[in-house]
Molecule: transfer RNA
Organism: Candidatus Shapirobacteria bacterium CG10_big_fil_rev_8_21_14_0_10_48_15
Formats: sequence, structure tokens, C1' cells
RNA sequence: GGGCCGGUGGCGCAACUGGCAGCGCGCCUCAAUGGCAUUGAGGAGGUUGUGGGUUCGACCCCCAUCCGGUCCA
Repeated sequence: GGGCCGGUGGCGCAACUGGCAGCGCGCCUCAAUGGCAUUGAGGAGGUUGUGGGUUCGACCCCCAUCCGGUCCA
């Protein structure tokens, strides 16, 4: 330098013929318990790496770019 894969709440991951961004763990509140653990109920938390483009509408398609992994040179 080039090819491929990945980047989505604090962490690990989903979401697809383009149509409400979800799950688990964690966190907060409440209840049960003398307390912890645990269980149940509720809740907060996201500019989907970044910047543009296409579209009525983009995590998803196109272009550029940054970061990580891997392969080739």
C1' cells in the first nucleotide's frame, strides 16, 4: 500500500426484501427478608465510529474517512 471482517446504552451481542433500535448482564427505585443473597415489579441510559449522498423513510444502500482484527505484498 491492497483485500476481507468488525465498530449499535457501562459490558457482551441482536435487529435486514430499507418501515417504532431490542435482548442478556450491570445500574437506579419499590416489595418480600432482621440483614445479605435471591426473587418479583417498575425505571433510567443510544446523535447505531465520523462526515456526506440516495430515499417519503437508512443500523441496513452508495462515497469518503477514523479505529481494531486478519490475510497478501